[in-house]
RNA sequence: GCGGCCAUAGUUUAGUGGUUAAACACGAUCUUGCCAAGAUUGAGUCGGGGGUCCGAUUCCCCCUGGCCGCA
Numbered sequence: 001g002c003g004g005c006c007a008u009a010g011u012u013u014a015g016u017g018g019u020u021a022a023a024c025a026c027g028a029u030c031u032u033g034c035c036a037a038g039a040u041u042g043a044g045u046c047g048g049g050g051g052u053c054c055g056a057u058u059c060c061c062c063c064u065g066g067c068c069g070c071a
Stems, first nucleotide, its partner, number of pairs: 001070007010024004018054001026042005047063005
C1' cells in the first nucleotide's frame, strides 16, 4: 500500500428494514436481628458523518478504532 471481518447499556452478547433485547453489574423497595442470598421494580445502549427508503441498528459510501491475510 491492497483486501476481508468486527464496532449494540458499565461488561458479555442476541437482534439484521417496521416501538432495540437478555444476562451480570448499578439504583429503589420488600424479606432477615445484620450481611449474603432471594423477590418486585427502575434508569441506562446501536462508533462518527453522508446517501437510499414512507421508515435504517439493519442496505450503500467515507472516516475513526480493533483483528486477520497478502505485498
Notes
Transfer RNA from Candidatus Nomurabacteria bacterium RIFCSPHIGHO2_12_FULL_44_22b, 71 nucleotides, folded computationally. The same sequence occurs in records of 3 taxa. The coordinates come from a structure-prediction model, not an experiment, and the mean pLDDT is 82. Lineage of the source: Bacteria > Bacteria candidate phyla > Candidatus Nomuraibacteriota. The sequence is in RNAcentral, with records from ENA.